Small-subunit ribosomal RNA from an uncultured rumen bacterium, 1485 nucleotides, folded computationally.
[in-house]
RNA sequence: AGAGUUUGAUCCUGGCUCAGGAUGAACGCUGGCGGCGUGCCUAACACAUUCAAGUCGAACGGAGAUAUACGGAAGCUUGCUUUUGUAUAUUUUAGUGGCGGACGGGUGAGUAAUGCAUGAGCAACCUGCCUUGAAGAGGGGGAUAACACAGAGAGAUUUGUGCUAAUACCGCGUAAUCUGCCGAAGCGGCAUCGCGUUGGCAGGAAAGGAGCGAUCCGCUUUAAGAUGGGCUCAUGUCUGAUUAGAUAGUUGGUAGGGUAACGGCCUACCAAGUCUGCGAUCAGUAGCCGGACUGAGAGGUUGAACGGCCACAUUGGAACUGAGAUACGGUCCAGACUCCUACGGGAGGCAGCAGUGGGGAAUAUUGGGCAAUGGGCGAAAGCCUGACCCAGCAACGCCGCGUGAAGGAAGAAGGUCUUCGGAUUGUAAACUUUUUUGACAGGGGACGAAGCAUGACGGUACCCUGAAAACAAGCCACGACUAACUACGUGCCAGCAGUCGCGGUAAUACGUAGGUGGCAAGCGUUAUCCGGAUUUACUGGGUGUAAAGGGUGAGUAGGCGGGUAAACAAGUCAGAUGUGAAAUACAAAGGCUUAACCUUUGAACUGCAUUUGAAACUGUAUAUCUUGAGAGUCGGAGAGGUAAUCGGAAUUCCCGGUGUAGCGGUGAAAUGCGUAGAGAUCGGGAGGAACACCAGUGGCGAAGGCGGAUUACUGGACGACCACUGACGCUGAGGCGCGAAAGCGUGGGGAGCGAACAGGAUUAGAUACCCUGGUAGUCCACGCGGUAAACGAUGAAUGUUAGGUGUUGCGGGUAUCGACCCCUGCAGUGCCGGAGUAAACACAAUAAACAUUCCGCCUGGGGAGUACGGUCGCAAGGUUGAAACUCAAAGGAAUUGACGGGGGCCCGCACAAGCAGCGGAGCAUGUUGUUUAAUUCGAAGCAACGCGAAGAACCUUACCAGGUCUUGACAUCCGAUUAAACUUACAGAGAUGUGAGGUCCCUUCGGGGGAAUCGAGACAGGUGGUGCAUGGUUGUCGUCAGCUCGUGUCGUGAGAUGUUGGGUUAAGUCCCGCAACGAGCGCAACCCUUAUGGUCAGUUACUAACGCGUAGCGGCGAGGACUCUGACAAGACUGCCGGGGACAACUCGGAGGAAGGUGGGGACGACGUCAAAUCAUCAUGCCCCUUAUGACCUGGGCUACAAACGUGCUACAAUGGUGACAACAAAGAGGAGCGAGACCGUAAGGUGGAGCGGAUCUCAAAAAAGUCAUCUCAGUUCGGAUUGUGGGCUGCAACCCGCCCACAUGAAGUUGGAGUUGCUAGUAAUCGCGGAUCAGCAUGCCGCGGUGAAUACGUUCCCGGGCCUUGUACACACCGCCCGUCACACCAUGGGAGUUGGGAGCACCCGAAGUCAGUAGUCCAACCGCAAGGAGGACGCUGUCGAAGGUGGGAUUGAUGACUGGGGUGAAGUCGUAACAAGGUAACC
Repeated sequence: AGAGUUUGAUCCUGGCUCAGGAUGAACGCUGGCGGCGUGCCUAACACAUUCAAGUCGAACGGAGAUAUACGGAAGCUUGCUUUUGUAUAUUUUAGUGGCGGACGGGUGAGUAAUGCAUGAGCAACCUGCCUUGAAGAGGGGGAUAACACAGAGAGAUUUGUGCUAAUACCGCGUAAUCUGCCGAAGCGGCAUCGCGUUGGCAGGAAAGGAGCGAUCCGCUUUAAGAUGGGCUCAUGUCUGAUUAGAUAGUUGGUAGGGUAACGGCCUACCAAGUCUGCGAUCAGUAGCCGGACUGAGAGGUUGAACGGCCACAUUGGAACUGAGAUACGGUCCAGACUCCUACGGGAGGCAGCAGUGGGGAAUAUUGGGCAAUGGGCGAAAGCCUGACCCAGCAACGCCGCGUGAAGGAAGAAGGUCUUCGGAUUGUAAACUUUUUUGACAGGGGACGAAGCAUGACGGUACCCUGAAAACAAGCCACGACUAACUACGUGCCAGCAGUCGCGGUAAUACGUAGGUGGCAAGCGUUAUCCGGAUUUACUGGGUGUAAAGGGUGAGUAGGCGGGUAAACAAGUCAGAUGUGAAAUACAAAGGCUUAACCUUUGAACUGCAUUUGAAACUGUAUAUCUUGAGAGUCGGAGAGGUAAUCGGAAUUCCCGGUGUAGCGGUGAAAUGCGUAGAGAUCGGGAGGAACACCAGUGGCGAAGGCGGAUUACUGGACGACCACUGACGCUGAGGCGCGAAAGCGUGGGGAGCGAACAGGAUUAGAUACCCUGGUAGUCCACGCGGUAAACGAUGAAUGUUAGGUGUUGCGGGUAUCGACCCCUGCAGUGCCGGAGUAAACACAAUAAACAUUCCGCCUGGGGAGUACGGUCGCAAGGUUGAAACUCAAAGGAAUUGACGGGGGCCCGCACAAGCAGCGGAGCAUGUUGUUUAAUUCGAAGCAACGCGAAGAACCUUACCAGGUCUUGACAUCCGAUUAAACUUACAGAGAUGUGAGGUCCCUUCGGGGGAAUCGAGACAGGUGGUGCAUGGUUGUCGUCAGCUCGUGUCGUGAGAUGUUGGGUUAAGUCCCGCAACGAGCGCAACCCUUAUGGUCAGUUACUAACGCGUAGCGGCGAGGACUCUGACAAGACUGCCGGGGACAACUCGGAGGAAGGUGGGGACGACGUCAAAUCAUCAUGCCCCUUAUGACCUGGGCUACAAACGUGCUACAAUGGUGACAACAAAGAGGAGCGAGACCGUAAGGUGGAGCGGAUCUCAAAAAAGUCAUCUCAGUUCGGAUUGUGGGCUGCAACCCGCCCACAUGAAGUUGGAGUUGCUAGUAAUCGCGGAUCAGCAUGCCGCGGUGAAUACGUUCCCGGGCCUUGUACACACCGCCCGUCACACCAUGGGAGUUGGGAGCACCCGAAGUCAGUAGUCCAACCGCAAGGAGGACGCUGUCGAAGGUGGGAUUGAUGACUGGGGUGAAGUCGUAACAAGGUAACC
C1' cells in the first nucleotide's frame, strides 16, 4: 500500500466482499512448563449457611473467675479440706457512657442534568478526629439501665414496683478577639458591601481518668491552619421536527419563614413575565471522566480491570441521631415476596467475601493469614478488619521456555503418484556421537521485618547432585482474492461457500488419502469495534447525461461584502503565570537470568483561565471618496401586461335559386348523408373560435408564456450624456406572490376539434391503432388547485482568461448630401474553435475554464415518492416522507459485433423475362409413423430423406428365435504332447461330435524352425456407451471477397487507423487521395482439359500420289501429305486504333485473329461459424461386459403396411404411337473376363469357341433425326400398372425375397390446388451409349457424346451475401431481451370491528409514617416557689403537606385480531406482447 465482483471487452460512477489490528469473550479440535494479569457483559432475579464493624474496665455501677491476706462456720486426720465474708492484686464483660458503624467493600437500576469534564466564584457557607495559638474547668442537683422482686406472652419481646454509678443528664456562678443590637473614626473593594480599631447593652462554657509522683490522656470557649464537604456561574456533553410551541410557584418584585449558607427553597401579596428555530417542550437511549481500541492524522467506537466524581442498596415515602446520612450489614410507615407461629402476633433483605438456585453461548474456592500495606477503637499491650496480602480453579489474555543438537545415502522399508523409466515423503528415520531447559528423585534453602518480636505465602523461589533422548504437537488451509497439488470416491446427488462461485462421469473448489503452505501450546469459527471506506469528504467528495439545481420571482432572519485615513483591541498573533490529579501512552535509565511486569526521572498532556504586549488582516465605531449600486435628462426597439373597440379569410348551420344521383371515407371497405333532392354551384343571413402571408436558431418577459388591427392605462430592459446620492451591495432558511396543460366550483357561451360513449372495419381476439358520429372539455367572467421531460435535464451574483463568423437594438468614426460599404463601442442572441476542464460524450467569454460569496439538493438497486402521522385542498390530490424485507448489482459514456417490419451503394437464376418441371396418377426408391420375436444402427431446416449402401435371397449382418463354446473365431508369452493340414464314413438343421486313412523341414545329432492339440494364467474380444473427452475426415456459409499482422500514429482504455473516401473491377482487382508505411493468408496467375495452326514422331490409327490385289474392303507394298494419335514449344497481353475518363485505373466501340477482354470447363475452399456430422471406415482417452454386451451355427428379419413426406421413372399422346427401310458418335470395360462369325429358339437365351490382357479382337445395335406407310382425337393402335399361364439366366438355394422373355389381362391417368424447383448457350430440353459395385439384380450414381432452343426491360419487391452509415435496454447476440394480470408456495409489512399490556402525565378521592403548626384533654424527677402553682416537656387530639392505593377521561407506545390492501421472493404454469430497431401506432412526463 491494496484486491475481488456489473461488461463480449473498456473507462467511469457506485454498492457489496476480503486481506490488518483489538476483545472481560463464547464454540470446535488439541493441550508440556513457568511468570504477570484477568474472570456474571444475561435476571438492579430470588437467596440456605458461615464470615464481612467493632473497640475502650485508664468514663461508670454491678456480676463472675483466680491468687494472696485477714476473719467466721463446718468436718475432723490440729493443720489440712470444704464453705462463707472482707480487703488487695490479676482477669472476664451483659449493661450505662465515649468514639467508630457517613470510611473501607459492591453495583450501574435511575439520571440528558439537582450529573460529569474543564475553568472560575462564595463580600452567601460548614468542617469531628489532627496541627498552632489564646483563655478556662468554681459550686451544686435530680434521675436511670444493669440488678432484685412480681407479672404478660408460644416466642420475639414487654409491663409494674424497688435500689444504684458516671467523662450520662440538668440548673447556678464567671468569661471573651464568641453571638445579637445600637454607635464612632479609618482603610479597602466587586453592586449588595468587606476588613481592622474602639464604646455601650444583652445572651452564653466545662469532666474527669491513670500514675507514688513528675506528668500524661481527656474536657470547655475562642482565633487560625490543614483536610473534607456545601452552594453559584461560564463552556462542553447522544438521537428524533413524522415532538413547535412550553410554562401559574411559572418569571420577577415586596414582606416573612426556613437553612450551615444564597435562592420561589417555602408562604402571603403585587406585576405579567420567562424559555424557544443558536431547537424550548416532548419522546427514545445512556452513569460521566482520566483513559482503552483503531487510525498517517483528523476522526470513529468504547467507558471491563486501575484511578476521580455521581447515583443506588427488595420497591416507594419519611424523618431521627450526628461534625458529617436523609444512613448497604440503623429506625418508622406502606407495597410485593420469603420464613416462624400455640393464629393472637412476629422475623427478614448478599448490587460485601465465598457459596446456592435460576437465567444464559458464557465467567472461579462455602480456601489460608492479619506476616506486609491501610483502616476503626484504645494511654498501651492489643482486639477487629472476606479492605488487603496470598494460595486454589480457568490456555481467558500477554510474555518466556521446551518437546532435542551435530553427523548420517544402501537416497532402506512402508505410504503416495507414475509416462512403469522413475519421482516424492527425505537427512527425514534407522545408526553414530553428544547435551539435560522443563518434568522426576535426593540434599541445601532465602529476600520480603527499616526495628525488640512477629512469615499466611512456603520447605515456595533459587542453588547443588543424579538418571536417561528419555515423559511433552497440534490446528487450519491448499480455484482466484491468498502462501500452498496430485490420486481415488461421488455425479446439480451428497455437500462446500467471506465474495466471485464449485458439483449434471476425467472436480487442484464436495469427501478421503499422500504431499505442500501457514501458525504453533495453540489453531480455526462465530460475535462486536476501528481500519481499508476520500463510502458523510474540516483535513478530503459531488450535483449537463451516473444519485443530486428548488418551476420562478421580489424579499425577512442569517452569511458574505469596494477605496483612503486615523482609533479601539472582540477575533488573530507573541510572551509570562496558574491549572491541566495519579496511573496510562512516549523517551532515557534501572530491578526481576530475558521478556511480559515493575520502579525512577524527563518531556508531554495540543485544553481552560488570568495577565502583558503587537495592530497587518477580519471586526467595532468615526471621517471621507466614487469605480459597485441607485437617481436625472434625452432617445429609439419590442407577439411584455391589462381592458375596450374594430376587421377580413375559412369551417359549420339556416333561407332561396340552378341542378341530378350519387356523396363521403379507406390499404380495401362499411357504418353515415342523399330522389322528402344530398354532394356541386350562386346569392343572402347567423354564430363561435382562431388570426394565413409578413415570420427569421428574429423580438419581449423572472419563469410559465406572449403573434390580426386600433385606442387607453401600465411594467421592464437598452443606448447617449452625466456637474446628483455616496457602499445604499450580493445571496437568501422560513414566510409571501406568480405559475403550461388537464382538473374542480358558480354563471355564461358552444362554430370547429374532441376524452368518455355508440356504430363500422381490422384481427385468433381488438374494451386499440383506421373510419362515421359524438358528450364533458376546449372559449369568457370570478374563484380553487400548484403540478410537468415546469429542460439548456446546466441555481443566483461578481471578476479574469486566444480568436473567427452571423444576427437584433442603440450609438461613434470615415467618406461626397445621402443610402450602402468599411473601421469601432455597449447590450442581447446563434454557430465554429484554442488553452483549460471532463469518465467519455462534450463545454469552451451566454463555460461544464480559473477564482470568490450565498442558497437548494445527493450518498447502491428494489420496496417507494409507497405506508403511517402532520399540513394544504370542495374533491381529485399536493407537500413533508420512512421501515421491515430483498438483490450483488442497478447505472453513465464510449468500443467491437450481431440484429432492425432503419438508410445508402453493390452482387448472385435472388426477383423479373422465358423454357422445362415438381405438387394430381401408377410404379421405383428413401424417410417418418405404426406393427413385429426382430423389423440392427446412424443421418434431421437450408446443409437428413435414390443419404452411409459403388448394389440385404445365404453370406454381408451389426437385429430376433433356437442350438452350442469359454484362454476363446483372432494376437503374444510359458509348459507338456504330437504330428497338423488334407481326404473320407456316420449322427445332427448345422455348429459340432465319433471313427478311418494320412503324416513336415534343417542339423555339427546337442538341438533348432514353422504347425496343431491339451493345460494354467497374464490376456484376447466387444458394430457396447460417450462425436458434449478426442485425432483424422467431411458438410455448410461460399469460390462469398474477405480475414489478419509488424512498425508508426491517435485514444486513459476497450480499440481505431491501415482495410475508410473518389473512381473502377468478377475480385481488399487496380488507380488516385489520405498518418500511415509495408507484409501475410485469401482473389488472380502458375496445373489439367477443351478450342487454332506449327514442329517432331508414325503402329494396331490414316491413305493424297505410285504399284499390287479383290465380289468388296488401307486388304497388301509403300508413304509421312491429310484425318487422327501424343510429345514439344507457339498463340491473347487491353498489345494496336478511336471515344469517354482526372493526361490514371478502367470502360465503350473497332481492326486483326481459331479464340478478346479471367475464351469455355475442372481441380484448387482464407480467418472463422454451426459443442454441425461421424466412437458403425479407421485411430483413440475414460466407463462398462468377461461361461457374455465375446465367439460359432440353422432359420427368420433389415423387403412388414390404415397413413404422411422427399427424390425419381413412365405417362396422359398427333412436334405423337406403330410398322418397314436406313444413316451419323464419344467415352469406356474385358482373363474365374469380353466373347465374334455360324447354328437352335418367337424371345429371354442356348450350343460352340475364332480373336483379344486389346488405337489390332469383343462388348457394340448408338438412339433421337431421316424416308415411306398407317392410326385421326378416342381412355384410343395413347398409357402401361396389376394379375394369370408358360419359359430363360445366375446361384448350394430365387417360398418369404432376384432379373429377363413370350402370350394373355389392360388399372389410374385427358397436363395436375395452395405452393414450389432447375436453368443465361453448346446451356435448358430431348436422345441414346458406357462404367463402378456385382454370381445375379439399376428408373439410382458416375461419365460420354447426338439433336439443340427461348428470354434477360431492369433492380421496386422476395431470398442470400458484401461494404458504408444509423438506432439498440441484444452479446447464448431477434429462435435475443422483456412487461403486467391471473393461479400456487413462502416471507415481512399497512389498514382493521376490536381485544390486551407498558411507561409517563393530568384531575379528583382516601390518607400511613413523619416534620411543621395549633391545642381546651391526660401525665411529668431536675429550675423558680414554703405550698398551691408556674416555666418547660411528654403523650393524646386537630390541621397543612404527604407515599402506596382507588376513580376518571385523554394522549402515547407495544402485542394480538376475523377480514382486507399492495409489496418481495420462488429451473421449466396461464393469457396476451406494452418496452428495447421507425419494436412494427416514435417513446417519454
Overview:
Rfam family: Bacterial small subunit ribosomal RNA. Rfam links the family to the GO terms structural constituent of ribosome and ribosome.